Description
This is a predicted structure of a 373-nucleotide RNA (Bacterial RNase P class A) from uncultured Anaerobiospirillum sp. The sequence is in RNAcentral, with records from MGnify. Taxonomically the source falls in Anaerobiospirillum (Bacteria, Pseudomonadati, Gammaproteobacteria, Aeromonadales). Its Rfam family is "Bacterial RNase P class A". Rfam classes the family as a ribozyme. Rfam's curators write: Ribonuclease P (RNase P) is a ubiquitous endoribonuclease, found in archaea, bacteria and eukarya as well as chloroplasts and mitochondria.
Order: sequence, then C1' cells, then structure tokens
RNA sequence: AGUUGACUGGGCAAUCGCUGCUGAAACACGUGCGCUAAGGCAUACGGUUUUGGGGGAGGAAAGUCCGGGCUCUAUAGGACAAGGUGCCAGGUAACGCCUGGGGGGUGUGAACCCACGACCAGUGCAACAGAGAGCAGACCGCCGAUGGCCGUAAGGUACAGGUAAGGGUGAAAGGGUGCGGUAAGAGCGCACCGCGCUUCUAGCAAUAGUAAGCGGCACGGUAAACUCCACCUAGAGCAAGAUCAAAUAGGCCUCCGUAUAAUGUGGUCCGCAUUUGGGGGCGGGUCGAUUGCUGGAGCUUAUUCGCGAGGGUAAGCCUAGAUGAAUGAUUGCCACUUAGAAAUAAGUACAGAACCCGGCUUAUAAGUCAACU
Repeated sequence: AGUUGACUGGGCAAUCGCUGCUGAAACACGUGCGCUAAGGCAUACGGUUUUGGGGGAGGAAAGUCCGGGCUCUAUAGGACAAGGUGCCAGGUAACGCCUGGGGGGUGUGAACCCACGACCAGUGCAACAGAGAGCAGACCGCCGAUGGCCGUAAGGUACAGGUAAGGGUGAAAGGGUGCGGUAAGAGCGCACCGCGCUUCUAGCAAUAGUAAGCGGCACGGUAAACUCCACCUAGAGCAAGAUCAAAUAGGCCUCCGUAUAAUGUGGUCCGCAUUUGGGGGCGGGUCGAUUGCUGGAGCUUAUUCGCGAGGGUAAGCCUAGAUGAAUGAUUGCCACUUAGAAAUAAGUACAGAACCCGGCUUAUAAGUCAACU
C1' cells in the first nucleotide's frame, strides 16, 4: 500500500417522563359468593389512586427479494399448462442460502468474479459492412500446367477454367506453425502443437491425465431465442385464525291480548292513518373486548464428530411485546470528529420492532482484532 474474515456501534451519573410486568397500601366504584330483618359487614377478581422494585430496538429492526414454521381454504390419484432452479458433493426444517471441490476468467500477489445442463432432436436469429454469414465465398490478387486462340518454335494472350496462400469487410470468414508438394494453391502429404472419439487410470462425482489407440479434422456462434432434459412448486396471509359479546334493526320459537282493541301522530282528548301489538326465550352477526403474542429450528459455556458449512451431548440462562402504536428529554463529566494558535464552539454513522425464524440485498461515521500479500 492492499486482501480476507470477525467484532464494537459513544460511555458513566443525576433528574423528569413513556410503556409492559410485579409487590404493598388505600377506596368500596363494578361483578360474584357468604352473613344480616334492614342499614350494612366481609372478601375473590377487576377498576381507580398512592408508593416500591425490575424489564424495554437493530446489525441491519430497512427492501419485502427467496425459503420455512403457524393459521384458514382447497386437495383420491394422475396428466397438461404456468412459473422457478440449473457444474459436482455435502449441510439444513427448507432455500435461488451456506460449505468444500471441479472448470473458465481477472489480478504481480493475497484473493476476487462467473444463470457454469444441452445448439452431432427440431425451429429461429446474426443490424451495418462485405463477393460470401453456414453443408460458404472469386471483389482485389495468384495461376493459367491442361484445353482454346496467336506463333515454325521459344513464347505470348487471359477465353474456358483452377485457386482460400496474400489483401480487403466484419463481433465472427470453416484449426495454427514449418517442411514437402504444385501451374498456382490446398491436411493434398508429413512433423510438432491443437481438436474430436474410444479405452485405461485417479476420483462418490463434477472432472483430470507428459496414459494407450484411432480419426486429417472442425461438428461455427447464439438457449437472461423458442425449445429439449433433470428437479421443484396448491392458494391466501396475524387485518391469518379462535373465543366472549352491547344497543338498534331484522329472523325463528312460545305465551298473552285483539275491533268498545292495539299501534303511530300529539303533553292530553277529539280527529286522522294503519292492522297488528306486547312479554319471554333462542340463534346469527355488527361496535367492542380477549386471545393468537412471544420459551424459540432460542442464547451462552464446555465437550465431542467433521477440512468446513454444521451435527451430537451436558450444564446454565430467560433477553421488547406496543396498537392515536412506548423505548425519550435535560444537565454534568469523559471519548471521538470538525473549526480554531489557544480558550472554546458545534456535532455524534446508517437508521426505529409489529406473528416468529433462516438467508440474500441495500445503507452505515468512527474504531478494534486476527490471518495473509
């Protein structure tokens, strides 16, 4: 100067608050039980007041992106569709997470990054440029041996034709280098390198090999293109769901009354209007209340198995639970940062639980530790 991993996340004290839990006292306000002729007495639970004790945000509580628990609904089984995942092995409740390994790439290095199955099943796509973009291609160039034409011939011409060495276009042009070969060329032949296939060896596997043999040799690229292959996936969410349950209105059952009745209107009577009215019970549901709610795939320590992620065993511990939604404010001292010569002044990263866990991603001042380059 870096790389990786782990951790802290201003400290202490005082005062005043907020929100749950809990102890005590007072009141006798509500409900229940008991006693009393009654007033009342007594107390269990709740309530109110006073007072004491104790608890009270995070590493991400965030984004709500994955995975699970829990709850309700659906579900015989199977198939299709749709969506997701995608090297191999392991861990796990599960995962798109983590660990270890393989392959490819970047970096001097510690290390870091990778949707990393299949394009010899089929279909598609490749702008512009370029002659040609897939079982290729003669624009320039090279050759023109052979055949044609001219020439007695040597030779010339560049008509047929041959040619992928060289140039040019492009992200990409159908293995590379060299020698031979040829008219010029060309895996046309050979050597080496590379590639493909088969076997062998190592490995659970992905895969690897200075192993053996075969093949002149691309079979081009693209699947975050359709597709194919393998595996996975029911939906909704704590405003889930459960319990209790007022007034009013309506429903059902039952009893009573009913035309000299009942109800409405109105203070009453008349009048007018209507044909039902009243009591009791039941059940559904609304307001509301309670629950779900925090003791859990929990934390710490020791030990043991494992390279590791993690697993087992033992001991100890309890650590927020709100709902107009608490977790704060002030002061003093200290720490740090900024400004300043100093005195001192200003400030304290990102950010706030909401059913609970495991991850990922994103934000994060300042600081600490370990290993490595």